[in-house]
RNA sequence: GGGCGAUUAGCUCAGUUGGCUAGAGCGCCUCGUUUACACCGAGGAAGUCGCUGGUUCGAGUCCGGCAUCGCUCA
Numbered sequence: 001g002g003g004c005g006a007u008u009a010g011c012u013c014a015g016u017u018g019g020c021u022a023g024a025g026c027g028c029c030u031c032g033u034u035u036a037c038a039c040c041g042a043g044g045a046a047g048u049c050g051c052u053g054g055u056u057c058g059a060g061u062c063c064g065g066c067a068u069c070g071c072u073c074a
Stems, first nucleotide, its partner, number of pairs: 001073007010026004019057001028044005050066005
């Protein structure tokens, strides 16, 4: 340098053929329970969907460029 894949919450990941308010588990915070902690129960916070541009009435999803990581070829 070429090809392929990945990038969504603090972490690991889902997200159906583009459709209304973007989710789960773990973790975190608060409350209940307990002498206390853990477990358990209830509630809550946390996301410019890597960046940028385009297509569209509408983009996490489609297209281009860039960035980072991984695999691979030379």

A computed fold for a 74-nucleotide RNA from a Phycisphaerales bacterium, annotated as transfer RNA. RNAcentral holds the sequence, with entries from ENA.